This is a predicted structure of a 145-nucleotide part of an RNA (small-subunit ribosomal RNA, 3' minor domain) from a bacterium. It was read from a public genome assembly.
Context: one part of a larger RNA
RNA sequence: CACCGCCCGUCACACCAUGGAAGCCGAUAGUACCCGAAGUCGCUGGGCUAACCGCAAGGAAGCAGGCGCCUAAGGUAAGAUCGGUGACUAGGGUGAAGUCGUAACAAGGUAGCCGUAUCGGAAGGUGCGGCUGGAUCACCUACUU
Numbered sequence: 001c002a003c004c005g006c007c008c009g010u011c012a013c014a015c016c017a018u019g020g021a022a023g024c025c026g027a028u029a030g031u032a033c034c035c036g037a038a039g040u041c042g043c044u045g046g047g048c049u050a051a052c053c054g055c056a057a058g059g060a061a062g063c064a065g066g067c068g069c070c071u072a073a074g075g076u077a078a079g080a081u082c083g084g085u086g087a088c089u090a091g092g093g094u095g096a097a098g099u100c101g102u103a104a105c106a107a108g109g110u111a112g113c114c115g116u117a118u119c120g121g122a123a124g125g126u127g128c129g130g131c132u133g134g135a136u137c138a139c140c141u142a143c144u145u
Base pairs, nucleotide, nucleotide: 003108005105008101009100011098013095014094015093016092018090019089020088023085024084025083026082027081028080031077032076033075034074039070041068042067043066044065047063048062049061052059053058111132112131113130114129115128116127117126118125119124
C1' cells in the first nucleotide's frame, strides 16, 4: 500500500493440546471377616529323661506331645484415593488460503454499547431497562481572542 480500506461469526480442511464419557487395566493405603506357618508367652503334660535329693521306689527339674492368646503370608467382600487407556462427544488454539453472508469501525447506511428475555445457518435480529465512550441541527450559559 490510506473505503477497491478495515473487520465479525458459522461452515469445510489440516495439525496441536485440553475437558466429558459406558467401560477396561493397574497402583497405593486402610476397613470387616475367613484361614493361619514359625516363634515367644500361658495352661496341660497319662509318654520320655545323664547331672539335683534319695540305697531304692520315687521326688524335683526338664523334654516330647496336646490346648489357647498374639501373629507374617494368603483368601473373600464392599468401598476410598491416584494413574493409564477408551467407541463417541464438547469447546479452545494455530494455519497459505477456501465457503456463506456483512454484524462493528464514517450518522458504517437501523447510532453504538451494557444487562436481561426471546428468536435465527452465522455474524446477529427484536422487546424491556440503562449509558454516551453518539453524529447532525437549533437554543442557552461561561471563558479566550
Rfam family: Bacterial small subunit ribosomal RNA. Clan: SSU clan.